[in-house]
RNA sequence: GACGAACGCUGGCGGCGCGUCUAAGACAUGCAAGUCGAACGGGGGUAGCAAUACCCUAGUGGCGAACGGGUGAGUAACACGUAGCUACCUGCCUUCCGGUGGGGGACAACAGUUCGAAAGGACUGCUAAUACCGCAUACGAUCUGCGGAUGAAAGCCUUCGGGCGCCGGAAGAGGGGGCUGCGGCCUAUUAGCUUGUUGGUGAGGUAACGGCUCACCAAGGCGAUGAUGGGUAGCUGAUCUGAGAGGAUGAUCAGCCACACUGGGACUGAGAUACGGCCCAGACUCCUACGGGAGGCAGCAGUUAAGAAUCUUGCGCAAUGGGCGAAAGCCUGACGCAGCGACGCCGCGUGGAGGAUGACGGCCUUCGGGUUGUAAACUCCUUUUCGGAGGGAAGAUAAUGACGGUACCUCCGGAAUAAGCCCCGGCUAAUUACGUGCCAGCAGCCGCGGUAAUACGUAAGGGGCAAGCGUUAUCCGGAAUUACUGGGCGUAAAGCGCGCGCAGGCGGCCAAGCAAGUCUGACGUGAAAGCUCCCGGCUUAACUGGGAGAGGUCGUUGGAAACUGUAUGGCUUGAGGCAGUGAGAGGGGUGCAGAAUUCCCGGUGUAGUGGUGGAAUGCGUAGAUAUCGGGAGGAAUACCAGUGGCGGAAGCGGCACCCUGGCACUGAACUGACGCUGAAGUGCGAAAGCGUGGGUAGCGAACGGGAUUAGAUACCCCGGUAGUCCACGCUGUAAACGAUGAGUACUAGGUGUAGGCGGUAUCGACCCCGUCUGUGCCGAAGCUAACGCGAUAAGUACUCCGCCUGGGGACUACGGCCGCAAGGUUAAAACUCAAAGGAAUUGACGGGGACCCGCACAAGCAGCGGAGCGUGUGGUUUAAUUCGAUGCAACGCGAAAAACCUUACCUGGGUUUGACAUGUACGUAGUAGUGAACCGAAAGGGGAACGACUCUUCGGAGAGCGUACACAGGUGCUGCAUGGCUGUCGUCAGCUCGUGUCGUGAGAUGUUGGGUUAAGUCCCGCAACGAGCGCAACCCGCGUCGUUAGUUACAAGUGUCUAGCGAGACUGCCGGUAUCAAGCCGGAGGAAGGUGCGGAUGACGUCAAGUCAGCAUGGCCUUUAUAUCCAGGGCUACACACACGCUACAAUGGGCGGUACAGAGGGAAGCUAAGGGGUGACCUGGAGCAAAUCCCAUCAAAGCCGUUCGUAGUUCGGAUUGUAGGCUGCAACCCGCCUGCAUGAAGCUGGAGUUGCUAGUAAACGCAGGUCAGCAUUACUGCGUUGAAUACGUUCCCGGGUCUUGUACACACCGCCCGUCACGUCAUGGGAGUUGAUAACACCUGAAGUCGGUGACCCAACCGCAAGGAGGGAGCUGCCUAGGGUGGGAUCGAUGACUGGGACG
Repeated sequence: GACGAACGCUGGCGGCGCGUCUAAGACAUGCAAGUCGAACGGGGGUAGCAAUACCCUAGUGGCGAACGGGUGAGUAACACGUAGCUACCUGCCUUCCGGUGGGGGACAACAGUUCGAAAGGACUGCUAAUACCGCAUACGAUCUGCGGAUGAAAGCCUUCGGGCGCCGGAAGAGGGGGCUGCGGCCUAUUAGCUUGUUGGUGAGGUAACGGCUCACCAAGGCGAUGAUGGGUAGCUGAUCUGAGAGGAUGAUCAGCCACACUGGGACUGAGAUACGGCCCAGACUCCUACGGGAGGCAGCAGUUAAGAAUCUUGCGCAAUGGGCGAAAGCCUGACGCAGCGACGCCGCGUGGAGGAUGACGGCCUUCGGGUUGUAAACUCCUUUUCGGAGGGAAGAUAAUGACGGUACCUCCGGAAUAAGCCCCGGCUAAUUACGUGCCAGCAGCCGCGGUAAUACGUAAGGGGCAAGCGUUAUCCGGAAUUACUGGGCGUAAAGCGCGCGCAGGCGGCCAAGCAAGUCUGACGUGAAAGCUCCCGGCUUAACUGGGAGAGGUCGUUGGAAACUGUAUGGCUUGAGGCAGUGAGAGGGGUGCAGAAUUCCCGGUGUAGUGGUGGAAUGCGUAGAUAUCGGGAGGAAUACCAGUGGCGGAAGCGGCACCCUGGCACUGAACUGACGCUGAAGUGCGAAAGCGUGGGUAGCGAACGGGAUUAGAUACCCCGGUAGUCCACGCUGUAAACGAUGAGUACUAGGUGUAGGCGGUAUCGACCCCGUCUGUGCCGAAGCUAACGCGAUAAGUACUCCGCCUGGGGACUACGGCCGCAAGGUUAAAACUCAAAGGAAUUGACGGGGACCCGCACAAGCAGCGGAGCGUGUGGUUUAAUUCGAUGCAACGCGAAAAACCUUACCUGGGUUUGACAUGUACGUAGUAGUGAACCGAAAGGGGAACGACUCUUCGGAGAGCGUACACAGGUGCUGCAUGGCUGUCGUCAGCUCGUGUCGUGAGAUGUUGGGUUAAGUCCCGCAACGAGCGCAACCCGCGUCGUUAGUUACAAGUGUCUAGCGAGACUGCCGGUAUCAAGCCGGAGGAAGGUGCGGAUGACGUCAAGUCAGCAUGGCCUUUAUAUCCAGGGCUACACACACGCUACAAUGGGCGGUACAGAGGGAAGCUAAGGGGUGACCUGGAGCAAAUCCCAUCAAAGCCGUUCGUAGUUCGGAUUGUAGGCUGCAACCCGCCUGCAUGAAGCUGGAGUUGCUAGUAAACGCAGGUCAGCAUUACUGCGUUGAAUACGUUCCCGGGUCUUGUACACACCGCCCGUCACGUCAUGGGAGUUGAUAACACCUGAAGUCGGUGACCCAACCGCAAGGAGGGAGCUGCCUAGGGUGGGAUCGAUGACUGGGACG
């Protein structure tokens, strides 16, 4: 885009069309084919007295009923289409020729009798004809032996003129029969079919040719250009689609065919094997008196059934057409009309113009507004349509109109009667809100929905189309996705494993001929309708009329001769042959050789050997392994050996001989296109395997044993059977690969290598140059999706063959063929998925590679893990043990301080505009505020008493307080809605951009490479050149010096102290090394040397990392509670587990005594001195100090000196507990710290494992600070004192960086993914069978009927005087045969216990 459509929602009008696609199922009822009295007799009626006239018609007779109308079951066929042919027929019609004379006998109707329920008959008798039968005649006609023979008719009407008929014949027109070429479906998992079959002769038959039928004879005929079989199907003009070529279809209309309940059969007739005729058989329905009968809507309506689905039991013969008739006329469900149905096409309308406060309402909102929207209202106008009234056709030549009082016209009325459907994530035009919360649902594909859904539902708005709009089914297109036009096959699907070769296809040069192909002219035909163009008719269009054109692989005929073809003659370049030369693991056979393994014999010799990552099994004292000598046997041929050679491929490797195939080069005397390819077919064909018979050294499936392992049906080891070898036969497959069919020609080069020839050169071999053939590499053009290919093409062309058409199912099933088997070959479908796949790119990853770095390992030191205690966490418990943090990167974390408070949790008691903010309104002057008694656990209640402020126009206003309304409040949820901040990789050296260039593109380049560095640091190179964020530097601290200023330091002066300014270090200098680049190594000088040391500083990003409980914040939830206040409790629980620490286990130590030296900090609700008291915590005391001044703080401790302890659970260790005190605080019970005395637990250096640290570091030692009333601090942050050991090195573990490689990963290896098993669903193969359908075959039976035979029975016409005859018939019978029966097979389905695999979840 289309549709004979259907379904959902909706529906105003008109015109023109269309309307059972399914059950060729079954049908009630009515109608659809009759007509002629001018063929005939009779009967009836009307009129008439009658004769007679007129009308009707049951029968005889004629014509018609073979047309028209329906349907598409069958049919793959001369059925259809097209082009031809003719051995034939033809009623009615037209033209022409000739005739129409004279006779006869019947039968219906009718009458009578009679049978039957009916349908229908039977017998007897009468009768007419255009019914029937002779005779005569015979222009034509037919037959013929050419002499002849045969053979016809009908009348009726009449106005008496004639008209209509009839018979014989000749033509015509139209119609039909038959034959032929060509054309149009699928299937080869149908390959052979055929006996009247193919042909002939003769006969029969037919309108006619013909095996159409029969007899005889011959053995043919068809088929890979697809016979035969199976499936499907009416064919065509045309219709739909498409640019076309095509593809699909075959409704309506038109042509042909076929069919008429199913099957068979003939009759009549011009014509039928007859839809509304006959006979028979069958199924079904109906009637019946049970004896017997009737019926055939695939005609028009209509019913029923089936179905998603398809109309009125209408009007009329007025028109068109048909039948009959002389005509009038009759008949006509053909046809003309109307009805129903938005089923389709076409046209029209549902109003037009104005109208902004941009109304109300709705929706959204950032609350400002926006949008619906000029839309509405309102004003003016119009009347198609609608309603009413009036007029009123054409269609009809004189009359006759179903449609129809219709179309159309006029008048009146009034915006009046008339809008929906689908969609709005992308494709695809059109977006927001709410609801929902992987639910409900959507979905054509991709895919939406798990609490902020433009995708579901609703609403608003928008988009599209519009009396329709969507959906579904189907067809074409897009789809170059079956490729003729117009595709492919190295890796995406796709080259047969390789030869030979029949058919077929294709084929070199020259000449002249033919004309099949080809090109061209003319003619014929290609029905009409349809299509295209032009013109016309309905108001327009749809629709329709006229004219022209187009449409064929068509036919006939004339011409051309280039090309193809064909026939002829010739040629040599293709091909072949000949001669010479040559290389070679080419093939087959026979023989021989040496090395090695194993075995056997003997010698020497002794304890192991063998094997592995390490072992063990094994072998060995019965003598192995090792070694020497001898022997046996089998298999294979080191070195040479080479991207070397040969072969068609598989494949071929010692040497010699025999037989044999192919190839290359050179020569040009031979043949003369002999060629290429190759469906079938046929041969060869690795390994494994199979059969028969041999052989067997080594190796070695299976198998045994040993190891490894969680296991180990493996990898490793020790053994070892088939096999490997030979002969003969089978198998016929491989990643049989160059994943690249064969042949020919053409198209830059360079460089190897093998064989030959020529040139050059030489004494000669080489070298060098050229050329042919083979085999490699690199590359131009070109090709390719890219990778790549590139004279050995995957380039450019031609020829032939094979093959492909999404993935899976499936290298499968079934069937066929082959095979001894294994199996091979050919080869589907159901079902299922939305992908499967190729090449390349960027990442990530690898028990890949290369390089490099880091306390990463190693080397060291000290620890942790064991004990007790502290703290945190998990778990458990609890009324609550608030919450968060959870690998590294949570766990002395948020918390730089939980007794109350904090506090968020629990229990209980209170409050409700609230503990806190803002606004509005009202109230309030002893108002706000302070607040004693009393109640209460407190909050709170209660209120004696005291008692204000600012401005003022003196009214009041503000502030305060109270009440009410808006609202407050929330540590309630979502860190996966967020901001901000932070952790981590990681202070790792990376991450990017612009322009250019390369690539179809993703992307690449730059950023890679060679060096170098701590560093993408720098240098060099380079299709890159630059730049940014990072690195480094700039900042701070420490170290040296100079200088300035010095208070409170210091006795002074001074400068070791303080804090400002400056200097200094830059690979600057020297040597070596280097690409003499960057740099590196060493040295000098220097306080410091190669970033001097330390800090701050954290690129692009990753982890939906952490935090809604620090803060902020969207959304949601809550509002006498999830808010708020208070008291008490809890966060401090305790069988356990983990993390981080402290203290120890002791003598490098503990105790006691003496003695020395810091730095950095803090201090006003503070630090607190001296002095005094106490064993002590502490108390008292109060000087000084907002601090270089005073205090903490004489500050230190380890250290040093001396003494004691003597290896002990101790003079170690200090847990735990008791008791007496101190301090803070409203308050130390749960639940603080300190002191004294007493008590004196575990623990004797810690398993697997694991942490930190590279120098002023680790370790050890103390000091200070923040938080803080006090404190669990052993934590954290700082400060100084003492002060080491070790680093060979980068193999390994962990993490990271760069390059490279592989990848089926991209949520990126914590990835992806395979198979079994279990469960569910689905389709399918096999299956003992069971059951059905179809077409044949064999036999039996066999209706009706034609034909044949017979015909003793019957018979009016003719002959005969008659008898009888001629002729005909009944009956009987033969062949054929529908159908029925029996039987064995075939094909295709359905179903089947069980079973096989498959798909999905």
Molecule: small-subunit ribosomal RNA
Organism: uncultured bacterium